A computed fold for a 346-nucleotide part of an RNA from an uncultured bacterium, annotated as small-subunit ribosomal RNA, central domain.
Context: one part of a larger RNA
RNA sequence: UUGGGUUUAAAGGGUCCGUAGGCGGCCUUAUAAGUCAGCGGUGAAAGUUUUUGGCUUAACCAAAAAAUUGCCAUUGAUACUGUAGGGCUUGAAUAUUUGUGAAGUAACUAGAAUAUGUAGUGUAGCGGUGAAAUGCUUAGAUAUUACAUGGAAUACCAAUUGCGCAGGCAGGUUACUAACAAAUGAUUGACGCUGAUGGACGAAAGCGUGGGUAGCGAACAGGAUUAGAUACCCUGGUAGUCCACGCCGUAAACGAUGGAUACUAGCUGUUUGUUCGCAAGGAUGAGUGGCUAAGCGAAAGUGAUAAGUAUCCCACCUGGGGAGUACGGUCGCAAGACUGAAACUC
Numbered sequence: 001u002u003g004g005g006u007u008u009a010a011a012g013g014g015u016c017c018g019u020a021g022g023c024g025g026c027c028u029u030a031u032a033a034g035u036c037a038g039c040g041g042u043g044a045a046a047g048u049u050u051u052u053g054g055c056u057u058a059a060c061c062a063a064a065a066a067a068u069u070g071c072c073a074u075u076g077a078u079a080c081u082g083u084a085g086g087g088c089u090u091g092a093a094u095a096u097u098u099g100u101g102a103a104g105u106a107a108c109u110a111g112a113a114u115a116u117g118u119a120g121u122g123u124a125g126c127g128g129u130g131a132a133a134u135g136c137u138u139a140g141a142u143a144u145u146a147c148a149u150g151g152a153a154u155a156c157c158a159a160u161u162g163c164g165c166a167g168g169c170a171g172g173u174u175a176c177u178a179a180c181a182a183a184u185g186a187u188u189g190a191c192g193c194u195g196a197u198g199g200a201c202g203a204a205a206g207c208g209u210g211g212g213u214a215g216c217g218a219a220c221a222g223g224a225u226u227a228g229a230u231a232c233c234c235u236g237g238u239a240g241u242c243c244a245c246g247c248c249g250u251a252a253a254c255g256a257u258g259g260a261u262a263c264u265a266g267c268u269g270u271u272u273g274u275u276c277g278c279a280a281g282g283a284u285g286a287g288u289g290g291c292u293a294a295g296c297g298a299a300a301g302u303g304a305u306a307a308g309u310a311u312c313c314c315a316c317c318u319g320g321g322g323a324g325u326a327c328g329g330u331c332g333c334a335a336g337a338c339u340g341a342a343a344c345u346c
Base pairs, nucleotide, nucleotide: 004317005316006315007300008299012314014201015200016199017198021194022193023192025088026087027086028085029084030083031082033081034080035077036076037075038074040072041071042070048066049065050064051063052062053061054060091191092188093187094186095184096183097182098181099180100179103177104176105175106174107173108172109171110154115149116148117147118146119145120144121143125136126135162169163168206247207246208245209244210243211242215241216240220236221235222234223233258313259312260311261310262309263308266291267290268289269288270287271286272285273284274283275282276281295302296301319346320345321344328339329338330337331336
């Protein structure tokens, strides 16, 4: 290289946008670049293969033929690909109508609970555990009532529910945005798919500056447990968790399953549209679940939301360890991230 793979054996990029590139719907005309056919030239010799011949044979040598799959020119073919022109509507997009949702951003706001403060009632314990102790408490705690303050999170509804590209999103209201689905078949007329480099977004933790801090709580302190206990349990508790702005750019970022399109038996839930029907119940889209036929699979399983049958594009894999390490480079305030070996060893 040909070839084989990527749910779980090595292997799908965290997600999307998008440049180059690759690939691309139906009909038609032209062209003839790719493609195909004929013919001409060239494709040195030696070598190779085949058939003969010469040395006693072989090696060796000689002759002839083939091959030399290529290149150039020319004459044709026009299905496919390309190029140029014309047309189409089913892909794609737009419009209109209807609808959906925890989609986003900002502001305002509500009630429960914890905590704290003040005041009242009230008196000796409270708290905690397997059992205790540390801790709090006669300077009046715990409990209970009233009022106030403050921060964070939103019980029930709630669901294999819904929305979002992914990360993710949940009290309520308002404003501003975005998306998706269906119907109509009105408009454009292939405008499409994928996407190296690149860009944007990207949980938690962490970092910088300034705020905030109720609860929880790395570190830390103390009490227990224990042979020890730098833990598990308990009492405290700083960073952090929250907000604004700026970084970081990673996760079992998982469906461990890249995206797009088409096709291939069924049964049964559910969300949301359209439509028929008085209703029951159907029909038809778009999602989201369960079970299964064929098929696939090493099996587990998967099975129209494919891991089936095919096509296109990207990413990635090639024994274990060394190692996601070293070195170099790029990025970062740092932490570190990305790229990423070898010796050696089994």
Its mean pLDDT, the model's own confidence on a scale to 100, is 88.